């Protein structure tokens, strides 16, 4: 320098044909317990990697950048 993937909650990931952002795991909290852990019940937590665009409506489609992974080229 070209080509493909990824990027959503503290971690791993879901999100279908564009219409309310979810799950599991950790976290807080209250029930069980003599007490810890298990188990339940609840809840806290998110500018969807950043900026444009299209759309009545964008995580989602388009364009640019940024990061990682990975091919393939280039490298006297």
């Nucleotide at each position: 320098g070209g080509g493909g993937c990824a990027u959503u909650a503290g971690c791993u990931c879901a999100g279908c044909u564009g219409a309310u952002a979810g799950a599991g795991c950790g976290c807080u909290a209250c029930a069980u317990u003599c007490g810890c852990a298990u188990u339940g019940u609840a809840g806290a937590g998110g500018u969807c990697g950043g900026g444009g665009g299209u759309u009545u409506a964008a995580g989602u489609c388009c364009c640019c950048c940024a990061u990682g992974c990975u091919c393939c080229a280039c490298c006297a």
RNAcentral holds the sequence, with entries from ENA. A computed fold for a 76-nucleotide RNA from a Candidatus Nomurabacteria bacterium, annotated as transfer RNA. Rfam family: tRNA.